The RNA shown here (transfer RNA) has 71 nucleotides and comes from an archaeon.
RNA sequence: GCGGCCGUGGUGUAGUGGGAUCACGCCCCGUAUCCAGCGGGGAAACGCCGGUUCGAUUCCGGCCGGCCGCA
Numbered sequence: 001g002c003g004g005c006c007g008u009g010g011u012g013u014a015g016u017g018g019g020a021u022c023a024c025g026c027c028c029c030g031u032a033u034c035c036a037g038c039g040g041g042g043a044a045a046c047g048c049c050g051g052u053u054c055g056a057u058u059c060c061g062g063c064c065g066g067c068c069g070c071a
Base pairs, nucleotide, nucleotide: 001070002069003068004067005066006065007064010024011023012022018054026042027041028040029039030038031037047063048062049061050060051059
């Protein structure tokens, strides 16, 4: 330099055009003498820019980053 795959809450993940899922973690309340556990509630995410579309996490282009392969 070229090609392929990937990028989603703090972490690990599902989703593949129309309400962003779950688990752990975090915060609050309850139970409890405290902690743990358990029950209830809550905050928190689609790498960036542009395009297509009535509508983009999803499709297209570019950039950035990671992994793999070729040279």
Rfam family: tRNA. By type it is a transfer RNA. It was read from a public genome assembly. Its mean pLDDT, the model's own confidence on a scale to 100, is 84.